[in-house]
RNA sequence: GGGCCUAUAGUAAAGUGGUAUUACGCUACAUUCGCAUUGUAGAGGCGGCAGUUCGAUUCUGCCUAGGUCCA
Numbered sequence: 001g002g003g004c005c006u007a008u009a010g011u012a013a014a015g016u017g018g019u020a021u022u023a024c025g026c027u028a029c030a031u032u033c034g035c036a037u038u039g040u041a042g043a044g045g046c047g048g049c050a051g052u053u054c055g056a057u058u059c060u061g062c063c064u065a066g067g068u069c070c071a
Stems, first nucleotide, its partner, number of pairs: 001070007010024004018054001026042005047063005
């Protein structure tokens, strides 16, 4: 320098164009003498900039970061 893959909540992952989902974690409440467990509720997220579209996490381009291969 080039090819390919990946980027979604604090962590690990789903999500084939129409309300962003699950588990663990976090907070509050209930339960307990207390802790743990359990239950209920809540906060918290689509790497960045453009394009296509009525509508983009999803499709396209570039950039950024990581992984892998070639030179």
Annotation: The RNA shown here (transfer RNA) has 71 nucleotides and comes from a Patescibacteria group bacterium. The organism belongs to Bacteria candidate phyla, within Bacteria. Rfam family: tRNA.